[in-house]
Context: one part of a larger RNA
C1' cells in the first nucleotide's frame, strides 16, 4: 500500500421563530394552578373609546373586512402647554429550525490534583560482612658503620622501604581517537588515560516523589526525570491543527467599520429564505440653478525659496588697506530701484475637465406587486492582480492607502505555456456568422493586392541609455548654361621690411593702424616655416570640364556601446518576406451572435406566452437510497436473499430484466421511527 467491515450536528431542559392540528375569550391539567382576557406608576394608588376621514382586495362609482391617519380615553409627570408607555386573541400538542446550559459535530495536547498506591534488580550515596591489584623502577623517615668536629652537627657506605611516586598490552577501570568492523549496539576492535588509591569489585541491607541521592552534570532514582510510575478526577481544557459520508433544482457573498481585541468575537454592511403594504423607484442620459480651489498656470498678487549683471544707499556688522590716532579708501553680507534666469504638498492675482446637491424632461424598472418595512437562517473580518492616482523606497514579482473593473467564486478562444491581460459571461444537443488574434509549414485560413523601408537574419516576442560612425526621405536658404561644387593648369602683383618694439621683428613673438594703386584677382595677410630673411601652401581670380552643388533643420534606418555561469534560444522549422510602414479586399477563429429542437425555473390558471437557468463559503426547496414498525398487497424449492456478469429505464442520487452461481426467505403502496449513506481523520480492527 490495496480489501473488507466500524467511525462524527446526538438527547433533556428552557426560549424564540415558522409550518399543522384542536378549542377558543378562553385553553391546558385528575387536581392545585399555568398562560390568556388591561395597563399605568418607584410607589400609595388610579384605571380605557369604538367618532370622523382616506382607502387594498373585492362588489362596482362610492360602499368596502383588514389596513392607514387624526380625534377621543387610560395612567405617570407637570400649574399648564406637553410628553413617555397602552388602548381586545388566545392556548395546547405534533414537525422543523436556531439559541443557551450540558461532553454538545469526532479526534488529538503539554499540563493540574488525588491514592496511609507501586517502585533503589538500573542508577545515586551511606552501612555490615568479604574478595582483588603480574612484574619491574625510584629509594623519604628511622637504625648501623667508617670518617671528621671542642660540641652541635656534617660526610661516605650500607641497611631501610615511604609514596592520591613512576614505567607498565597482568588483572580490573576507562573518560581520547579512528574514512576500522559488523547483523548498528551508548557493541566489538585497535589507541589513549588510571592502574596502592578519594582505588577496583562481590553479597546482604537503607534512604521514595511536596521526596530521596548527589566531589552540582538539573545529575540519577528500572530505555520514563525543571519533579519517577501506575490508577482515578477525565469525554480536563485546546480562540490551534486534522476529519465530517447520497442527488438533484434556485439564489448568492466577504475579506470592510465600530467595540473588545490582533490565530478569536460582537453589532453593522453584503448574502438566503418568509412575511405586510399597495403606487410608486430611478444609480444611467439631458438640461437648469448652485457648492468648490484639484490639474495647470502664476508670481511687479500675498507668502517662503533664487541665477546673473548694473545703479544707488549704507544708520549697522565682518575682512583687508593707509594712519600714531581722529579718520579715510576698497570689498562682503544688508537694504531699495532696473533688467535677465527660475520655483513651493503644508504660496495663490488666478483658474478647469471630471464630480457633489436640488428641480425638471428622457431612459430604464414596477400592480405578474417594484421602492420601504418586519421576522428568521447564515458565511465573511488573513485578500490578491490590472489601470489610474498620492506616500516611502536607488529599485524590486518592494511597501503603505483611494478609485475602477477583474481573479477570489469564471468555463471556453487568442497571448508557445498561464490566476488576474484582449474576446467573451458556459441549462443540453445540431447547424451557421462572427471577436480578440490570426492566413509559409508544424496549424485552420491569402506564399492576396497597392506604394515604401531595411541587408542588420534588424526584424519575425519582451523597447536598454549617453555618445558616436553611416545612410534613406521631407523642408528652408543660397550658388549656377552670363558655366555653379570638385579635380587639374596658371596666377596670387606694387608702395613696402606699413608704423611702434626691438639684438632682430621684413605679412605670419608683441603693441597700433588696416590704406592707396596696378588689375581677371591678390588680405598691411588664414597656416606650415627662418636666428631674421628666404621657401611652401591658403584666402582671391581666369582657364579647363559641363550639370547640379553647398549649407541647414525635421523626421526615419542600420551599426557600435551591449556583461552570467552545460548548448543557439523569434514556440520550433525556417524567411530578404514569411521583416516593417501605410492601404484595401477576401478568409479562418468561442460555449460570443444568430437559427432549429429539447429540458428545468420564475410569473401565469397545471394554459398560451414571456423572462431567465457559470458560481465557493452560505442560505432555501424538491427527491433517490438504507434499517425498523403498524396497516393494506403480494412473490418464492417451477428456486428468496446474497454474489457475478450482461441488457435496458431514468436529468441525478438510483430502478428493472436475463444468465449462471446459491439454496431460505423477500418485496410493493402508504404512514412512522432512525445508532440512515464514507475516499480521505499520520482515523480504528481484521485480512492481504
Nucleotide at each position: 500500500g490495496c480489501c473488507a467491515g466500524g467511525g462524527a450536528g446526538u438527547g433533556u431542559a428552557u426560549a424564540g421563530g415558522c409550518g399543522u392540528g384542536g378549542c377558543g375569550a378562553g385553553u391546558c391539567g385528575a387536581a392545585a394552578g399555568g398562560c390568556g382576557c388591561a395597563g399605568c406608576g418607584a410607589a400609595a394608588g388610579c384605571g380605557a373609546g369604538a367618532g370622523c376621514a382616506c382607502g387594498c382586495a373585492g362588489c362596482a362609482u362610492g360602499c368596502g373586512a383588514g389596513g392607514u391617519g387624526c380625534a377621543a380615553g387610560g395612567u405617570a409627570u407637570g400649574a399648564a402647554a406637553a410628553u413617555g408607555c397602552c388602548c381586545a386573541a388566545g392556548c395546547c400538542a405534533c414537525a422543523c429550525u436556531u439559541a443557551u446550559a450540558c461532553g454538545a459535530c469526532c479526534c488529538g495536547a503539554a499540563g493540574c490534583c488525588a491514592u496511609u498506591g507501586u517502585g533503589a534488580a538500573c542508577u545515586a550515596c551511606g552501612c555490615g560482612c568479604g574478595c582483588c591489584c603480574a612484574a619491574g623502577a625510584c629509594g623519604a623517615a628511622g637504625c648501623u658503620a667508617g670518617g671528621u668536629u671542642a660540641a652541635c652537627g656534617c660526610c661516605u657506605g650500607g641497611u631501610g622501604g615511604a609514596g592520591g611516586u613512576c614505567u607498565g598490552c597482568a588483572a580490573c577501570c576507562u573518560g581520547u581517537c579512528a574514512u576500522g568492523g559488523c547483523a548498528u549496539g551508548u557493541c566489538c576492535u585497535g589507541u589513549u588515560g588510571g592502574g596502592u588509591g578519594a582505588g577496583g569489585u562481590g553479597c546482604g541491607g537503607g534512604u521514595a516523589g511536596c521526596g530521596g541521592c548527589g566531589a552540582u552534570a538539573u545529575a540519577c532514582c528500572u530505555a520514563u526525570c525543571g519533579a519517577a510510575c501506575a490508577u482515578g478526577g477525565c469525554a480536563a481544557u485546546a480562540g490551534c491543527g486534522g476529519g465530517u459520508c447520497c442527488c438533484u433544482u434556485c439564489u448568492g457573498a466577504a475579506g470592510u467599520a465600530u467595540c473588545u481585541u490582533u490565530a478569536g468575537g460582537a453589532u453593522a454592511g453584503c448574502u438566503c429564505a418568509g412575511g405586510g403594504c399597495g403606487a410608486g423607484c430611478u444609480u444611467g442620459c439631458a438640461u437648469a440653478u448652485g457648492c468648490g480651489g484639484u490639474a495647470g498656470a502664476g508670481c511687479g498678487a500675498c507668502c517662503g525659496a533664487u541665477c546673473a549683471a548694473g545703479a544707488g544707499g549704507c544708520a549697522u556688522g565682518g575682512g583687508u588697506u593707509c594712519g600714531a590716532a581722529a579718520g579715510g579708501a576698497c570689498u562682503c553680507a544688508c537694504c531699495u530701484c532696473u533688467u535677465u534666469g527660475u520655483c513651493a504638498a503644508a504660496c495663490u492675482c488666478c483658474g478647469a475637465a471630471u464630480g457633489c446637491a436640488u428641480g425638471u424632461g428622457c431612459u430604464g424598472c414596477g400592480u405578474a406587486g417594484a421602492c420601504c418595512c418586519c421576522u428568521g437562517g447564515a458565511g465573511u473580518c488573513g485578500g490578491c492582480g490590472a489601470u489610474g492616482u498620492u506616500g516611502g523606497g536607488u529599485a524590486a514579482g518592494c511597501u503603505a492607502g483611494c478609485a475602477u473593473c477583474g481573479c477570489g467564486a469564471g468555463a471556453c478562444u487568442g497571448c508557445a505555456a498561464a490566476g488576474a491581460u484582449a474576446g467573451u459571461g458556459a441549462c443540453u444537443g445540431a447547424g451557421g456568422u462572427u471577436a480578440a488574434g490570426g492566413u509559409c509549414c508544424c496549424c485552420a485560413a491569402a506564399u492576396c493586392a497597392u506604394a515604401g523601408u531595411u541587408g542588420a537574419g534588424u526584424g519575425u516576442a519582451a523597447c536598454a541609455a549617453a555618445a558616436g560612425c553611416a545612410g534613406g526621405a521631407a523642408g528652408u536658404g543660397c550658388c549656377a548654361u552670363a558655366g555653379a561644387c570638385a579635380u587639374c593648369u596658371g596666377g596670387g602683383a606694387g608702395g613696402u621690411a606699413g608704423g611702434c618694439u626691438c639684438a632682430g621683428a621684413a605679412g605670419c613673438a608683441g603693441c597700433c593702424a588696416u590704406c592707396c594703386u596696378u588689375u581677371a584677382a591678390a588680405a598691411a595677410a588664414c597656416g606650415c616655416g627662418u636666428a631674421a630673411u628666404a621657401g611652401c601652401g591658403u584666402a582671391c581670380c581666369a582657364g579647363u570640364u559641363g550639370a547640379g552643388g553647398c549649407a541647414u533643420u525635421u523626421c526615419u534606418u542600420u551599426c557600435u556601446g551591449a556583461a552570467a555561469a552545460u548548448a543557439u534560444a523569434c514556440g520550433g522549422g525556417g524567411c530578404u518576406a514569411a521583416a516593417c510602414u501605410a492601404u484595401g479586399u477576401a478568409c479562418c477563429g468561442a460555449g460570443a451572435c444568430c437559427u432549429c429542437a429539447g429540458c428545468g425555473u420564475a410569473c401565469g390558471a397545471u394554459a398560451a406566452g414571456u423572462a431567465c437557468g457559470g458560481g465557493u463559503a452560505a442560505g432555501a426547496a424538491g427527491g433517490c437510497g438504507u434499517a425498523u414498525g403498524g396497516c393494506a398487497c403480494g412473490g418464492c424449492a417451477a428456486g428468496a436473499a446474497g454474489u457475478a456478469u450482461g441488457u435496458u429505464c431514468g436529468a441525478a442520487a438510483g430502478g428493472a430484466c436475463a444468465u449462471a452461481u446459491g439454496g431460505a426467505c423477500c418485496g410493493u403502496g402508504u404512514c412512522g421511527u432512525a445508532g440512515u449513506g464514507a475516499a480521505a481523520a499520520u482515523c480504528c480492527u481484521g485480512g492481504u